[in-house]
């Protein structure tokens, strides 16, 4: 240099044919239970904003297509494999 694949919460990892983003698990926080803990059960758990809601935003970065993009197209970045 060329080809292929991957990038989604704090971590892993889903998302059918483009149609509610974050299922499920782990970790973390709060509560119940316990003499106390462990285990178990319940709830919460991206960011901004707000007194709280409401709202806005968020899939490596930037554009494009579309009523609508994690998904399709283009350029770039990072990582892995293969070829040279």
């Nucleotide at each position: 240099g060329g080809g292929c694949g991957a990038g989604u919460g704090g971590c892993g990892g889903a998302a059918u044919u483009g149609g509610c983003a974050g299922a499920c698990g782990c970790a973390a926080g709060g509560g119940a239970c316990u003499u106390a803990a462990a285990a178990u059960c319940c709830c919460u758990c991206g960011g901004c904003c707000u007194a709280a809601a409401a709202g806005c935003u968020g899939u490596g970065a930037g554009g494009g297509u579309u009523c609508g993009a994690g998904u399709c197209c283009c350029u770039c970045c990072u990582c892995g494999c293969c070829c040279a």

The RNA shown here (transfer RNA) has 84 nucleotides and comes from a Candidatus Omnitrophota bacterium. Its mean pLDDT, the model's own confidence on a scale to 100, is 82. The source organism's lineage runs through Bacteria, Pseudomonadati and Candidatus Omnitrophota. It matches the Rfam family "tRNA". By type it is a transfer RNA. Gene Ontology term of the family: triplet codon-amino acid adaptor activity.